[in-house]
RNA sequence: CCGUGCGGGAGAGUCCCCGGUCACACCGGGGCGCCGAAGGGGCAACUCCUCCCACCAAGCUCUCAGGCACCAGGACCGCACGGG
Numbered sequence: 001c002c003g004u005g006c007g008g009g010a011g012a013g014u015c016c017c018c019g020g021u022c023a024c025a026c027c028g029g030g031g032c033g034c035c036g037a038a039g040g041g042g043c044a045a046c047u048c049c050u051c052c053c054a055c056c057a058a059g060c061u062c063u064c065a066g067g068c069a070c071c072a073g074g075a076c077c078g079c080a081c082g083g084g
Stems, first nucleotide, its partner, number of pairs: 001083008013032001015031006033068003039064001040062003047054001
């Protein structure tokens, strides 16, 4: 550094409309608003260079993807095991 297992792990809508359903729940589609921690994109200094170009990180930024009750997912953290 990578993988597996276990534990911890934030934010933002239980909004509106239509359909399915006897109906609530739930599911599907659409609209508006919102979030930043899967993934993805962008940016500085430094370096290079006469300059430009180039290079260029993040818990910054964009919000394409994803997400906005619970569940799930979840960057990241800890422990154990295995591999390099």

Notes
This is a predicted structure of an 84-nucleotide RNA (Glycine riboswitch aptamer) from uncultured Marmoricola sp. The sequence is in RNAcentral, with records from MGnify.